[in-house]
Context: one part of a larger RNA
RNA sequence: UUGGGUUUAAAGGGUGCGUAGGCGGAGCGUUAAGUCAGUGGUGAAAUCCUGCAGCUUAACUGUAGACUUGCCAUUGAUACUGGCGCUCUUGAGUGCGCUUGAAGUAGGCGGAAUGUGUCGUGUAGCGGUGAAAUGCUUAGAUAUGACACAGAACACCGAUUGCGAAGGCAGCUUACUAAGGCGAUACUGACGCUGAGGCACGAAAGCGUGGGGAUCGAACAGGAUUAGAUACCCUGGUAGUCCACGCCGUAAACGAUGAUCACUCGUCAUUGGCGAUAUACGGUCAGUGACCUAGCGAAAGCGUUAAGUGAUCCACCUGGGGAGUACGAUCGCAAGAUUGAAACUC
Numbered sequence: 001u002u003g004g005g006u007u008u009a010a011a012g013g014g015u016g017c018g019u020a021g022g023c024g025g026a027g028c029g030u031u032a033a034g035u036c037a038g039u040g041g042u043g044a045a046a047u048c049c050u051g052c053a054g055c056u057u058a059a060c061u062g063u064a065g066a067c068u069u070g071c072c073a074u075u076g077a078u079a080c081u082g083g084c085g086c087u088c089u090u091g092a093g094u095g096c097g098c099u100u101g102a103a104g105u106a107g108g109c110g111g112a113a114u115g116u117g118u119c120g121u122g123u124a125g126c127g128g129u130g131a132a133a134u135g136c137u138u139a140g141a142u143a144u145g146a147c148a149c150a151g152a153a154c155a156c157c158g159a160u161u162g163c164g165a166a167g168g169c170a171g172c173u174u175a176c177u178a179a180g181g182c183g184a185u186a187c188u189g190a191c192g193c194u195g196a197g198g199c200a201c202g203a204a205a206g207c208g209u210g211g212g213g214a215u216c217g218a219a220c221a222g223g224a225u226u227a228g229a230u231a232c233c234c235u236g237g238u239a240g241u242c243c244a245c246g247c248c249g250u251a252a253a254c255g256a257u258g259a260u261c262a263c264u265c266g267u268c269a270u271u272g273g274c275g276a277u278a279u280a281c282g283g284u285c286a287g288u289g290a291c292c293u294a295g296c297g298a299a300a301g302c303g304u305u306a307a308g309u310g311a312u313c314c315a316c317c318u319g320g321g322g323a324g325u326a327c328g329a330u331c332g333c334a335a336g337a338u339u340g341a342a343a344c345u346c
Stems, first nucleotide, its partner, number of pairs: 004317003007300002012314001014201004021194003025088007033081002035077008049065006091191001092188003096183004103177007110154001114150008125136002162169002206247006216240001220236004258313006266291009275281001295302002319346003328339004
């Protein structure tokens, strides 16, 4: 390079937006760059291949042809691709109407629980475990009643549910913001798809500064267990967990399944529209699920939400270990992240 692959064997980038690039709907006209055809020039000779000939044959040699798949010029062809011009509406989008949701940001409010404080009732235990002990408690605990404060999370509803590009999102309410879906159709007229670099977002943990600190709780201390127990269990408990601003940029960031478009049997359920009588849903559009035909698959399984059949673009893989290491570079306050080998070995 050709070829083969990427759910689970190696392999889909964490996600989006988007630059270059690649690819791109229908009709007409024009051009003739790509493309195709003819002609001319050139493509040294030798070599290679073919025919014939010469050394007794062969190697070898001579001669003729072919090859030299290319390049240049020129004359044509115009289906396809490209360029230019005009037009179209189905792709894409805008407007109008309706609608749904734990989508986001900021503010306000709420009750239960927990912990603490004060006061009251009350008396000897409480707590914890497999069993205990550490711990708390006559300075009155646990329990119970009232009041107050604090921080964090929002039972039931709740779902096989919904929303979001992903991460993710759940008490109630207000304001602001974004996206999707459906309906009739008015408008624009290919404005599209993908997307190397790039930019933005990106759980948890961690970091910086300043707050906050109820609960839980790495580290740590003690009690147990045990041969030991740097653990599992118990009592405490710092960082953290929470907020604001700024970093970090990683996860089994998973559907372990890139994005977009088209096509391909059915059954059932469910969410949001539309619909109207089909009488509680037949139908349709957009989602979310279960089973299954063909097909695919090594199988498990997938199966109109494909892992089926095709098309375009991107990313990635090429035996195990060494190793996601070393070195260099970039980024970062650091932790580290990204990029990413080789020797050697099996």
The prediction has a mean pLDDT of 86. Predicted 3D model of a 346-nucleotide part of an RNA (small-subunit ribosomal RNA, central domain) from a metagenome. The full RNA is in RNAcentral, with records from SILVA.